[in-house]
Context: one part of a larger RNA
Molecule: small-subunit ribosomal RNA, 5' domain
Organism: metagenome
RNA sequence: GAUUGAACGCUGGCGGCAUGCUUAACACAUGCAAGUCGAACGGUAACAGCGGAAGCUUGCUUCCGGCUGACGAGUGGCGGACGGGUGAGUAACGCGUAGGAAUCUGCCCAGUAGUGGGGGACAACCCGGGGAAACUCGGGCUAAUACCGCAUACGCCCUACGGGGGAAAGAGGGGGACCUUCGGGCCUCUUGCUAUUGGAUGAGCUUGCGUUGGAUUAGCUAGUUGGUGAGGUAAUGGCUCACCAAGGCGACGAUCCAUAGCUGGUCUGAGAGGACGACCAGCCACACUGGGACUGAGACACGGCCCAGACUCCUACGGGAGGCAGCAGUGGGGAAUAUUGCACAAUGGGGGCAACCCUGAUGCAGCAAUGCCGCGUGUGUGAAGAAGGCCUGAGGGUUGUAAAGCACUUUCAAUUGGGAAGAAAAGUUGAGGGCUAAUACCCUUUUAUCUUGACGUUACCUUUAGAAGAAGCACCGGCUAACUCCGUGCCAGCAGCCGCGGUAAUACGGAGGGUGCAAGCGUUAAUC
Numbered sequence: 001g002a003u004u005g006a007a008c009g010c011u012g013g014c015g016g017c018a019u020g021c022u023u024a025a026c027a028c029a030u031g032c033a034a035g036u037c038g039a040a041c042g043g044u045a046a047c048a049g050c051g052g053a054a055g056c057u058u059g060c061u062u063c064c065g066g067c068u069g070a071c072g073a074g075u076g077g078c079g080g081a082c083g084g085g086u087g088a089g090u091a092a093c094g095c096g097u098a099g100g101a102a103u104c105u106g107c108c109c110a111g112u113a114g115u116g117g118g119g120g121a122c123a124a125c126c127c128g129g130g131g132a133a134a135c136u137c138g139g140g141c142u143a144a145u146a147c148c149g150c151a152u153a154c155g156c157c158c159u160a161c162g163g164g165g166g167a168a169a170g171a172g173g174g175g176g177a178c179c180u181u182c183g184g185g186c187c188u189c190u191u192g193c194u195a196u197u198g199g200a201u202g203a204g205c206u207u208g209c210g211u212u213g214g215a216u217u218a219g220c221u222a223g224u225u226g227g228u229g230a231g232g233u234a235a236u237g238g239c240u241c242a243c244c245a246a247g248g249c250g251a252c253g254a255u256c257c258a259u260a261g262c263u264g265g266u267c268u269g270a271g272a273g274g275a276c277g278a279c280c281a282g283c284c285a286c287a288c289u290g291g292g293a294c295u296g297a298g299a300c301a302c303g304g305c306c307c308a309g310a311c312u313c314c315u316a317c318g319g320g321a322g323g324c325a326g327c328a329g330u331g332g333g334g335a336a337u338a339u340u341g342c343a344c345a346a347u348g349g350g351g352g353c354a355a356c357c358c359u360g361a362u363g364c365a366g367c368a369a370u371g372c373c374g375c376g377u378g379u380g381u382g383a384a385g386a387a388g389g390c391c392u393g394a395g396g397g398u399u400g401u402a403a404a405g406c407a408c409u410u411u412c413a414a415u416u417g418g419g420a421a422g423a424a425a426a427g428u429u430g431a432g433g434g435c436u437a438a439u440a441c442c443c444u445u446u447u448a449u450c451u452u453g454a455c456g457u458u459a460c461c462u463u464u465a466g467a468a469g470a471a472g473c474a475c476c477g478g479c480u481a482a483c484u485c486c487g488u489g490c491c492a493g494c495a496g497c498c499g500c501g502g503u504a505a506u507a508c509g510g511a512g513g514g515u516g517c518a519a520g521c522g523u524u525a526a527u528c
Stems, first nucleotide, its partner, number of pairs: 001528004006524005013375006019368002021333001026331003030328003035078003040075002043071002047069003050065007085286003094211007103203002108199008116150001118148002125140006156165003170191006178185002212258003219249003224246008261283004265276004288309005311322004339365001341364003347361001348359004378408004388399004412469001414464001417461002422455001427449002430446005472517005477498003483512005493500002
C1' cells in the first nucleotide's frame, strides 16, 4: 500500500447493489417449514345446494335422503431420498483430474407384445372391553388401481439344451345402430397397468496421478497378503466364511500423533509465490449421542421406525412424550452478527386430467454506514479586507471572499397529482386440422374476449415551497503533507520506530491556524 463475513471510539443526509453467529455440532418456549389425489376405493363427520317430512311465528327451526358440489377420518397411489441447514467427523478414492468394467435406475422419451377369467381378506363403520394419558384388545360387516392363485408368454429368466419358470387394473369423457336383468354391455377417445428392448437422467463400484505438519512417532499388519471353493450384493472384491500358502506395507516416510471438510475460486503480488476456502456453484459428511434394520427405483432416511444413553417435559407412579446444524424467535457464550414480517404475483419443486392445493425453496419487505458504487449538504457576486478570535517588533498580520449583503438554482429529502415493466398462462367464444361410425368427446394451431401483482403510497414523470432539512474524523518532531501561543515542569502524560516531558516543549493538555480523507474518519485484529 492492498484486503476483510470484521469489532471498538467519535460522527452520521439520501439512494442502488451486495452481505450479516467466524464463538457453544450449547440448550431450546411458541408458530410455521410436505403434502396431494374423490378421474383408485368403501363411504358421509362438517359446509353449501336440491328434494321430502314435521313444527308452526309463513319464512325460519328440526329431522330424513350421498341426489349434487364437495369432503373430516380411513384403505390405496405418488411424493416425504428433492428442496433447505451445518462443517462435528474425515488426511480418505473424501475431494480434484484423467480413465475403466462387473452394475442398478421411479417419473421421462422411442420401439415391440399384452391388458382374459376367478378368489379370500383387512381398515373405515357397528358392538363390547382395558388405560390417567399415549394408545390398545376382542367380535361382526364391507370396497378397491390393496392382496393372492389360475390362464396366456413375441420378447424375458434359469438350463444338465431334454426342458422348466414367471405378468397385469382399472378409471374418466362422449355416443348412432344392436342387446339389456335398465345397473350396463357394445363402439370410440383419453389416461393408467404388465412384460421386455434401447435411450436419457441419476446413482453405486474401481484405477493412475495430485492433496497439511511432526522422526523428540521406525517399525506396522492376523482377515492381515494371496489362492481355491462357497455364501452375499444391483454389481467386482476377504465383503463374509471354510481350507491352503506366508505373505503385504515401510526413510520415495509405513504406523502413530496433531490439525483440517475438498474444489471451482477469493485476497495479495509485476510475476513466481504466499495466505485463505464467508457469500455463489459442484462434491462429500452429519442431523441430541451411539447402534440397527424396515419400506422403497432410490435411505440405513434432519421435521420416519426400533434399541441403548444423556437431557427436558407430562403422569392417576403403572407408564408415556420430545429432538430448530429448516425460517423467524429465546436463553447462554462472545469484541460481535438482523424480523416470532408479506406473498405464492413471478421462477422452480411435490401431488392432480385439470381447476387447484402445498411450498420459511423462492420472490419481496424490515433492521445494520458491514462493504462497494453514486448523489447531496448549494451557485455566482461580494473589501468597509466588518465584528469577534488568535498572533504581534503594537505598525500590523491571519482567520478571509470566508461571513454579512446582493442576484440565482432546487438535485436529494418534504409535499400534490399521475404512472410503466416484471403477466405469460389458465378459463370462455369463433375458425382450421387430427382421431372417430360421428358435425359428441378429446388433442392441437389460431382469433377475440375476460381477468390474475406480495413488492406497492413501486421505478419514473409532475405540482408546491424555500438555501431552506443535511460534516465530521484523524493528524501537524523525523519517517510523513501540515506551526504558533498559553498551561504543565522527568509531574501529568504521549509513543508504530527513533524517542519527547527535569521552566520559553512545533512531540504532553488546551486554543488559533494548517494538512489529509470525507458520510465517513481513526484504532485494534488478521493476510499478502